Model confidence (mean pLDDT): 87 of 100. This is a predicted structure of a 273-nucleotide part of an RNA (large-subunit ribosomal RNA, domain VI) from a Dehalococcoidia bacterium.
Context: one part of a larger RNA
């Protein structure tokens, strides 16, 4: 900034980008062929590698604001308890999120047009010839088909659906109404600036949201994860043991609740050559 008013939405697909891969077995069939030794074809079936691409239930990793054990030390006057510092001090585990070693999926198909090759018919050139005129057939490749981007495709496409087609100033035509060209201003449907976030993300943009509200945070439950908390009691010379207790603690996970926070508001934006 373009797409001849100005929006929200919801698409066609011109054109482009990717996939496209292989292996062993089993059946037909120990058939066909072949003396035998070996041993197909075309046609079913069924593992598998390797690469894509998505997820996170399961397995496994990471998980530095989660839990729990422990050594040194320092301070919290002492005991208890805890906090800081040592690689998160070291050490077992571990939510969600990101991932793989772990789950699903994929590469299917087409009496499309072909390539080498195989062919009908068939002259030239009374035979012969797939070719010269005509017709077939044939490939992991072409074409289409899958999947993803795509109307700046300037040829700028299609539906729907909302908003109106007024108000002023200058000029110009006019006897008047009126009309047409230019302007800038408030607006309409929208929208964006602000804010609260996000499975989005360098920033921007993208998605949700903003009191007629669950967007975040907090508070309540509940999942899950750690593994039995202080404090009391009772036994033990004592290190510590039992019970209160499968407790206490708990980031990102589900649901739920307006207690904080998203107030307030200001801009933008048509009049159809």
């Nucleotide at each position: 900034c373009g797409c001849a008013g100005g929006a929200a939405a919801u698409u066609u697909g011109a054109g482009g980008a990717g996939a496209g891969c292989c292996u062993u077995c089993u059946c037909u069939a120990g058939u066909a062929c072949g003396a035998g030794a070996g041993g197909a074809c075309c046609g079913a079936g069924a593992a598998g590698g390797a690469c894509a691409g998505a997820c996170c239930u399961c397995u496994g990793g990471u998980g530095u604001a989660c839990c729990g054990g422990u050594u040194g030390u320092u301070c919290c006057g002492c005991c208890a308890g805890g906090a800081g510092c040592a690689u998160c001090g070291c050490c077992g585990g571990g939510u969600a999120g990101c991932c793989a070693c772990g789950u699903c999926u994929g590469g299917a198909u087409g009496c499309g047009a072909u390539a080498a090759g195989c062919g009908c018919u068939g002259a030239a050139a009374g035979c012969a010839u797939c070719u010269a005129a005509g017709c077939g057939c044939g490939a992991a490749g072409c074409c289409a088909a899958c999947u993803c981007c795509a109307a700046g495709a300037u040829u700028a496409g299609a539906u729907u659906u909302c908003c109106c087609a007024a108000a002023u100033u200058a000029a110009c035509u006019u006897a008047a109404c009126a009309g047409u060209u230019a302007g800038g201003a408030g607006u309409a449907a929208g929208g964006u600036c602000c804010c609260c976030a996000g499975g989005a993300g360098a920033c921007u943009a993208c998605u949700g949201g903003g009191u007629a509200g669950a967007u975040a945070g907090g508070c309540c439950g509940c999942a899950g994860g750690u593994g039995u908390a202080a404090u009391g009691c009772g036994c033990g010379u004592g290190a510590g043991c039992g019970u209160u207790u499968u407790a206490g603690c708990u980031g990102a996970g589900c649901g739920g609740u307006a207690c904080u926070a998203a107030u307030a508001g200001a801009c933008c934006g048509a009049g159809g050559a």

NCBI's taxonomy places the organism under Bacteria, Bacillati, Chloroflexota, Dehalococcoidia. Its Rfam family is "Bacterial large subunit ribosomal RNA".